A computed fold for a 77-nucleotide RNA from a Bacteroidota bacterium, annotated as transfer RNA. It matches the Rfam family "tRNA". Rfam links the family to the GO term triplet codon-amino acid adaptor activity. It is annotated as a transfer RNA. Taxonomically the source falls in Bacteroidota (Bacteria, Pseudomonadati). It was read from a public genome assembly. Its mean pLDDT, the model's own confidence on a scale to 100, is 86.

[in-house]
RNA sequence: GCAGGCGUAGCUCAGUCUGGCAGAGCAUCCGACUGAUAAUCGGAAGGUCGGAGGUCCAAAUCCUCCCGCCUGCACCA
Numbered sequence: 001g002c003a004g005g006c007g008u009a010g011c012u013c014a015g016u017c018u019g020g021c022a023g024a025g026c027a028u029c030c031g032a033c034u035g036a037u038a039a040u041c042g043g044a045a046g047g048u049c050g051g052a053g054g055u056c057c058a059a060a061u062c063c064u065c066c067c068g069c070c071u072g073c074a075c076c077a
Base pairs, nucleotide, nucleotide: 001073002072003071004070005069006068007067010026011025012024013023020057028044029043030042031041032040050066051065052064053063054062
């Protein structure tokens, strides 16, 4: 350089194809339970959906460009 994949909550990931309320588990915090802790149960908080632009009544989702990470290929006189 070329091709492909990935980027969504603190972490691991769904949701994207086929546009229509932003979700789960774990972690954190509060409460219940317990003599106490763990476990368990209930609740809360936590999001520029990598960035910018476009299409659309409406974009995490479709299109374009850019950034980062991974894999393969090529180059390396």